[in-house]
The RNA shown here (Glycine riboswitch aptamer) has 91 nucleotides and comes from an Actinomycetota bacterium. Its mean pLDDT, the model's own confidence on a scale to 100, is 79. The sequence was found by an Rfam model in a public genome assembly.
RNA sequence: UCGACCUGGCACGGGAGAGCCCCGGGGAAACCCGGGCGCCGAAGGAGCAACCGCCCCGGAAACUCUCAGGCAGACGGACCGCGCCAGGAAG
Numbered sequence: 001u002c003g004a005c006c007u008g009g010c011a012c013g014g015g016a017g018a019g020c021c022c023c024g025g026g027g028a029a030a031c032c033c034g035g036g037c038g039c040c041g042a043a044g045g046a047g048c049a050a051c052c053g054c055c056c057c058g059g060a061a062a063c064u065c066u067c068a069g070g071c072a073g074a075c076g077g078a079c080c081g082c083g084c085c086a087g088g089a090a091g
Stems, first nucleotide, its partner, number of pairs: 002091001005088006012081003019037001021036006038071003044067001045065003051059003
């Protein structure tokens, strides 16, 4: 100097599920606040576990729970693709 690959960040594209429910108040409306019941899982969080490890213990999911979040549209959205930036890195 190059560097497969790994981690994080940014931009673009794709991206599911479930009441645009009922009541009260505010408002010209959109919508906002409070209460109620019904639901969803793919922000986050938590739990168990196959499995893995340095095996005392620890790390662990798209499984489970729904605290949070969400249930027309918008926003958000795990994950995937692609590009760039930073760090690490077998060789």